[in-house]
RNA sequence: UCUUAUCCAGAGUGGCUGAGGGAUUAGGCCCUGAGAAGCCACAGCAACCGGUCUUCCUCACCGAAGAUGCUGGUGCUACCUCCUACCCGGCUUUGGCCGGGAGAGAUAAGA
Repeated sequence: UCUUAUCCAGAGUGGCUGAGGGAUUAGGCCCUGAGAAGCCACAGCAACCGGUCUUCCUCACCGAAGAUGCUGGUGCUACCUCCUACCCGGCUUUGGCCGGGAGAGAUAAGA
C1' cells in the first nucleotide's frame, strides 16, 4: 500500500512527569493543575487471530456451527470512530431533525 470483517456494547487505578487533549483541516461540543498528552506498573474489557472442548460432515484429513478466557499473538479501557463536513431520501415551526450511502480513520486477519 491492497483485500476482507467490525466500529450506538464493554472495561481504570497507582507511580513518574507537567499543559495540553478528544487522528488530520474547519466548525461545534467537551475533557483537563481536583493533573492533559506521554512513559511505567498492576488491574480489567472484548473475543479478531491462535488454543481447547462439543456437535455436524468425512474412512480420515479438510471444512462448518457453537461454546470456552485459556500463563498464547494483538487490540482496547471519557464522550456513537464525541458530532458535523460530500451524495441521496424523509420530515420541518426553515433553526434544523431523522435515516441510508460515500469518504476519512481505528483495530484485526491475510497479501